[in-house]
Context: one part of a larger RNA
C1' cells in the first nucleotide's frame, strides 16, 4: 500500500408524516371605483426587527346580536401594566375615523414630495402660521353672457347629470402575422390561431322566417348527441370539411315606420263668408280653412295577407259634455266583470310573508375490570348507543373520552330570489265578422355591372349573405327564396326594433370528492416567496419543512482562552432523541483487526 470485517464520522438517500399544492364536482358570487378602487408608500404596540391588522379617533373606536371564562393576534418566550359574569378577548352586522401616492383630478413633479389659488375658522397688534371646504378634463342637459359681422353662431361663464381607473376567464366587434405541414415552394396549410386595439356582461351574442323542406310536411334562436369524416372543397395535393333530417335540454313571444283621426309650433295661400265650425232643422259664430315641414298623442303590426278608409251584422251599466235649442252619432269620466304583471312582451313601485346567505346552538351510548406497556384507545372479559359504526384528536389501534357525525333548531342588523299575498299599475269589455278594392305595408333600399370579403365551398357551371365603387326597382295582379339560368309549383314576406331559459368561463366564497403529489415531487412559493439574489431596463427569479407524549430544552460539577465542544450527574421509554435534534444508505474520511504485498 490494497483487500474483507467491525466500530465511529461525514453527508443527507430511504421510509413515513403533513401544515401546502393538482384536478373535478356542486353551490354561492360575478365585480371594485370621482361618498377616491385596485396596488402601495409612511406610520401605529408599555418594550416592536418581520408578518398580520389598523390609519394622527391608527393591532383599534361606537351599536345591535352571537358567546360564556378567561383576555392584551403570529414568530415568540419574557417583563411591566391592565381588562372581564355590571359579560370582557373572541364571532357576525351595520356604523365612525381613514396620513400621502396612486384613474390621481387645483399647478408641478424624478409615485408617496413641491408649491398655490378662492371662501371660512383658530392665532396676532399685524404678517409669517395653522385647520376646514372648494378648485382637473371631457361629454350630455339647462341657462347666462356674447365677437369679427345687423340678427345669429363660435367663444367665454354658471348649475346639474354623467364618464375616466383596476380586473383571471369566457364573449362581441375592428386590425391581424409567421415558426410549421405540403418532405423543396408560390396558391393552398398552420389560422381568422398567436398577438393589438375597442366594447359589455353575469353571461355575451343570437332570436320570432323576404327560413328550410319537396309534392309529405316543419315553425323564433342558443347548446349537446346524431347525421358524418358522409355531401361536398383541395397545386382534387398535404389537407379542409357541412347542412337538412333525427334525439335530447330550455321554450316567449313582443313593440314599431305607413295608410287614417286628433292636437301643438313655424311656413305658404286664402279672404269678411262661398271652402270652416259632426249630421238633419232653425238660429248663430268666425283668421276658423286648406297645403307643406316637424313634434306628441291615438289607431296599426301581418302571410290561411295585414291594415287604413267606407258600409252591413253582432257586442256591459250609469254620468257629465257638446257654439245655442231638439234628436242622432261621438267624446270625457265613474263603477262593475274578466285577465295580466315589473328580465322583453305598455309601464313605476311598495308593504308584509316565505326561503336562503352572512355568528350560531342542541346532539345518543363505558373515567367497566384484569394483562403487556413510559402512555391503552391493543388483548381477555363483561356492559351500552346507533336517523348517530363519515373523519380527526386524544402518550400506540376509542361508535360510547375530546371535536364532530346522523338529526333538528336559530338572527336585532344587512344582503339575495327566478317564492306567495295585499297594495299599485296596466290590458280588454272602446272589439269581432262579413264585403268593397279608394289608400298604406320600412329607398340610393332590393337589384345590375366591376373590385374584394364571408359562407365546408381556393371563381369554379357558383346559388346565399356582407364591403367598396358605379348604376338603380316595384307596393300584393308586387317583392324574395327553393345552390347557374328559365318556366312550373312550393316556401316567404327584406330594406326598424326588444326578448328570458337552456350554453361558456372561475380571480373569488362555501362544501364535497379523488386507482392526484408528499419536500429534487406538488404551484416558482408547504419555511420572512415573487421574499432573498441577478440585471440599466424589459425582466429572470431561488434554496429553505421533521426533537419529544409533554420542554420534562439538560440543576450542579470537570476539562479548556473559550459565551467553542466533550465528559460526568438529572430528565426521558428512548439522548447513537441534545436543539447542526425522526429513520440516518452511498461516494468519502478514520480507528481497530485479519489477510496479501
Nucleotide at each position: 500500500g490494497g483487500u474483507g470485517c467491525a466500530u465511529g464520522g461525514u453527508g443527507g438517500a430511504u421510509g413515513c408524516u403533513c401544515a401546502g399544492g393538482c384536478g373535478c364536482c356542486a353551490g354561492g358570487a360575478g365585480g371594485c371605483g370621482a361618498u377616491g378602487a385596485a396596488g402601495g408608500a409612511c406610520g401605529u404596540g408599555g418594550c416592536u426587527g418581520g408578518c398580520u391588522g389598523c390609519g394622527a379617533a391608527a393591532a383599534g373606536c361606537c351599536a345591535c346580536g352571537g358567546g360564556g371564562a378567561g383576555c392584551u393576534g403570529c414568530c415568540a418566550a419574557g417583563c411591566a401594566a391592565g381588562c372581564u359574569u355590571c359579560g370582557a378577548u373572541c364571532c357576525g352586522u351595520g356604523g365612525a375615523u381613514g396620513u400621502c401616492c396612486g384613474a390621481a383630478u387645483g399647478g408641478g413633479g424624478a409615485a408617496a414630495c413641491c408649491c398655490g389659488c378662492u371662501g371660512g375658522g383658530g392665532g396676532u397688534c399685524a404678517u409669517g402660521c395653522u385647520c376646514c371646504a372648494g378648485u382637473a378634463u371631457c361629454g350630455c342637459c339647462g341657462g347666462g353672457u356674447g365677437a369679427a359681422c345687423a340678427c345669429a353662431u363660435a367663444g367665454c361663464c354658471c348649475g346639474g347629470c354623467g364618464a375616466g381607473g383596476c380586473c383571471a376567464a369566457c364573449c362581441g366587434a375592428g386590425g391581424g402575422g409567421a415558426g410549421u405541414g405540403a418532405a423543396a415552394c408560390a396558391u393552398c396549410u398552420c389560422a381568422g390561431u398567436a398577438c393589438c386595439u375597442c366594447g359589455a356582461g353575469g353571461a355575451a351574442g343570437a332570436g320570432a322566417a323576404a327560413g328550410c323542406a319537396a309534392u309529405u310536411g316543419c315553425g323564433a334562436c342558443u347548446u349537446c348527441c346524431u347525421g358524418a369524416g358522409u355531401a361536398g372543397c383541395g397545386g382534387c395535393g398535404a389537407g379542409c370539411g357541412a347542412a337538412a333530417g333525427g334525439g335530447a335540454a330550455a321554450g316567449a313571444g313582443c313593440c314599431u315606420a305607413a295608410a287614417c283621426c286628433g292636437g301643438g309650433u313655424g311656413g305658404g295661400c286664402g279672404u269678411g263668408a262661398u271652402a270652416g265650425c259632426c249630421c238633419g232643422c232653425a238660429g248663430g259664430c268666425g283668421u276658423u280653412g286648406u297645403c307643406c315641414a316637424u313634434c306628441c298623442g291615438g289607431u296599426g303590426u301581418c302571410g290561411u295577407g295585414g291594415g287604413a278608409a267606407c258600409g252591413a251584422c253582432c257586442g256591459u251599466g250609469c254620468g257629465u259634455c257638446g257654439u245655442u235649442g231638439c234628436g242622432g252619432a261621438g267624446a270625457c269620466g265613474c263603477g262593475g266583470a274578466c285577465g295580466a304583471g315589473u328580465c322583453a312582451c305598455c309601464a313605476a313601485g311598495u308593504u308584509c310573508g316565505g326561503u336562503g346567505c352572512u355568528a350560531g346552538c342542541g346532539g345518543a351510548a363505558c373515567u367497566g375490570g384484569c394483562c403487556u406497556g413510559g402512555a391503552a384507545a391493543g388483548g381477555c372479559c363483561g356492559g351500552c348507543c346507533a336517523c348517530a359504526g363519515a373523519g380527526g384528536g386524544u402518550g400506540a389501534a376509542a361508535g360510547c373520552c375530546c371535536c364532530g357525525u346522523a338529526u333538528g333548531c336559530g338572527a336585532a342588523a344587512g344582503c339575495a330570489c327566478g317564492c306567495g299575498a295585499g297594495c299599485c299599475u296596466c290590458g280588454u269589455c272602446u272589439g269581432g265578422u262579413c264585403g268593397u278594392a279608394u289608400c298604406c305595408c320600412g329607398a340610393g333600399u332590393a337589384g345590375g355591372g366591376c373590385g374584394g370579403g364571408u359562407c365546408a365551398c381556393g371563381u369554379g357551371g357558383u346559388a346565399g349573405c356582407c364591403c367598396g365603387u358605379u348604376u338603380g326597382a316595384a307596393u300584393u295582379u308586387g317583392c324574395g327564396u327553393g345552390g347557374a339560368c328559365c318556366a312550373u309549383c312550393a316556401c316567404g314576406u327584406a330594406a326598424g326594433g326588444c326578448u328570458a331559459a337552456g350554453u361558456a368561463c372561475u380571480c373569488c366564497c362555501u362544501g364535497g370528492c379523488g386507482a392526484c403529489c408528499g419536500a429534487u415531487a406538488g404551484c416558482g412559493a408547504a419555511c420572512u416567496a415573487g421574499u432573498a439574489g441577478c440585471g440599466c431596463g424589459a425582466g429572470c427569479g431561488a434554496a429553505a419543512a421533521g426533537u419529544g407524549a409533554a420542554a420534562a430544552g439538560a440543576a450542579c460539577c470537570c476539562c479548556u482562552g473559550u459565551u467553542a465542544g466533550g465528559g460526568g450527574a438529572g430528565u426521558g421509554a428512548a439522548a447513537u432523541a441534545g436543539a447542526a435534534c425522526c429513520u440516518g444508505a452511498a461516494a468519502c474520511c478514520a480507528u481497530g483487526u485479519a489477510c496479501c504485498u